[in-house]
Bacterial RNase P class A from a Gammaproteobacteria bacterium, 362 nucleotides, folded computationally. The prediction has a mean pLDDT of 76. The gene name in the source record is rnpB. Its Rfam family is "Bacterial RNase P class A". Its family is annotated with dimeric ribonuclease P complex, tRNA processing and ribonuclease P activity in the Gene Ontology. The family's RNA type in Rfam is ribozyme.
């Protein structure tokens, strides 16, 4: 110089005005005025995972159902991170991976094909027997079909073939050595168990109570309604189809006690920030020091101007790859709502660090 690989930060900055919410405090007094100070993110988002915290349910067990799904470890916790096997892509860095079990059993495997799983045989290829093409038996090495066909390659053998038989590499088994462990190696030993599918039931191992801050709590108005007392037992009115009688509600005041509306609370000191030492390969932990950092509720955190800052045009100066003036544009994604660990999706631009491949010079 010129592809790229992976970690991690920032994501407008500063002045003047003019609003907004919150917190304390002074005045005033129920409206506000002043002073001080605090006011969004990396994803506040999507609500997908796991916790906290409430309420509800709950002797223990088991069936049913969800979820995970190499192994170690972290972590409050997980399906998330760390590290580490195994398989897979890249010439590398370094990226992916629902990665347990098809010799438990059941299902499926279009189309093409002789056969898609208790089995089989189109072509060929080889013996025989009729004779120019069949017919019987043998083969599964060659061809063909297919996304997939009964271990691969080579040599020996054979009529012609075949793990029939050997050598190597695959597997299965069974023992050794390294590893905590997945898993890796090395011996020995079977001629090969007998396709693929578990994001198809299934099995097996661990794991799972529901419901959510519109969760709970507390105060608590007007109107209607309930309950009790005491007056009053008259009178009106309605009901019991028309009327007499009878019942039964229906008055006043006073007290209680549930609920609505509204409002207070939960409401932010937390698995919390931030230096620093120490273990730890790392996620992460452990000590001490400091720091207090949004609580709104039709829901505050903005908006205007000026300048820097980036980016392109144009122009001039000249030390020829930097300096200046003028013009033009862009600056994302996105807005807390009970709090936290996460994954996942959006996102102009820029910045710092490691490590890789290619050219060229030295």
């Nucleotide at each position: 110089g010129g592809a790229g690989u992976u970690g991690g930060c920032c994501a407008g900055g500063c002045a003047a005005u003019c609003g907004c919410u919150c917190u304390g405090u002074a005045c005033a007094c129920u409206a506000g005025u002043g002073c001080a100070g605090g006011g969004a993110g990396g994803a506040a988002a999507g609500u997908c995972c796991g916790g906290g915290c409430u309420c509800c349910a709950c002797a223990g067990g088991g069936c049913a159902g969800g979820g995970u799904g190499c192994c170690a470890g972290g972590u409050a916790a997980c399906g998330c991170c760390u590290g580490g096997g195994a398989g897979g892509c890249g010439c590398g860095a370094g990226c992916c991976u629902a990665c347990g079990g098809a010799a438990a059993g059941u299902g499926c495997c279009a189309c093409a094909g002789a056969a898609a799983a208790u089995a089989u045989a189109c072509c060929g290829c080889c013996a025989g027997c009729c004779u120019u093409g069949g017919c019987u038996g043998g083969u599964a090495a060659g061809g063909g079909u297919g996304a997939a066909a009964u271990g691969g390659u080579g040599c020996g053998g054979u009529a012609a073939g075949a793990g029939c038989g050997c050598a190597c590499c695959g597997c299965g088994u069974g023992u050794c050595u390294g590893g905590c462990a997945a898993c890796a190696g090395g011996c020995a030993u079977g001629g090969c168990a007998g396709g693929g599918u578990a994001a198809a039931c299934c099995c097996c191992a661990c794991u799972c109570g529901g419901a959510g801050c519109a969760a709970g709590a507390c105060c608590a108005a007007a109107u209607a309604g309930g309950g009790g007392a005491a007056c009053g037992u008259u009178a009106u009115g309605u009901g019991c189809u028309g009327u007499c009688c009878g019942c039964a509600c229906u008055g006043u005041u006073c007290c209680c006690g549930g609920g609505u509306a509204g409002g207070u609370u939960g409401c932010u000191u937390g698995a919390g920030g931030u230096g620093u030492g120490c273990g730890g390969c790392g996620a992460c932990g452990c000590a001490c020091a400091u720091c207090c950092c949004a609580g709104a509720u039709g829901a505050a955190u903005g908006a205007u101007u000026g300048u820097c800052a980036c980016g392109g045009g144009u122009c001039g100066g000249c030390u020829u790859g930097c300096c200046g003036g003028c013009c033009c544009g862009a600056u994302a994604c996105a807005g807390a709502a009970c709090c936290c660990g996460g994954c996942u999706u959006a996102c102009c631009g820029g910045c710092c660090g490691a490590c890789u491949c290619c050219c060229a010079c030295u």